[in-house]
RNA sequence: GAUAAAGGCAAACCCGGUGAAAGCCGGGGGCGCAAAGCCAUGGGUCUAACGCUCCAGCCGGAGCUACGACUGCCAGGCCGCCGAA
Numbered sequence: 001g002a003u004a005a006a007g008g009c010a011a012a013c014c015c016g017g018u019g020a021a022a023g024c025c026g027g028g029g030g031c032g033c034a035a036a037g038c039c040a041u042g043g044g045u046c047u048a049a050c051g052c053u054c055c056a057g058c059c060g061g062a063g064c065u066a067c068g069a070c071u072g073c074c075a076g077g078c079c080g081c082c083g084a085a
Stems, first nucleotide, its partner, number of pairs: 001082001008033002013028006031072001037078003041075003044070003051064005
């Protein structure tokens, strides 16, 4: 899936925690979601601590980089609740 029912998840935002950050966790909240259940495998996106390079040459600053993240960006894989005609 039926303009149905049951049940589920939970964006922004707020509070607390955590982390260098992106983000994540808990509570509130509810924009939405029929896989908004699971897996970072391919693409994509975010961050840049460590490291490297440069400037400075004391403090520090800039660039690059994922081994850090996001599945509520797309694809792929796995699994699955309820229910008429």
Background
A computed fold for an 85-nucleotide RNA from a soil metagenome, annotated as c-di-GMP-I riboswitch aptamer. The coordinates come from a structure-prediction model, not an experiment, and the mean pLDDT is 87.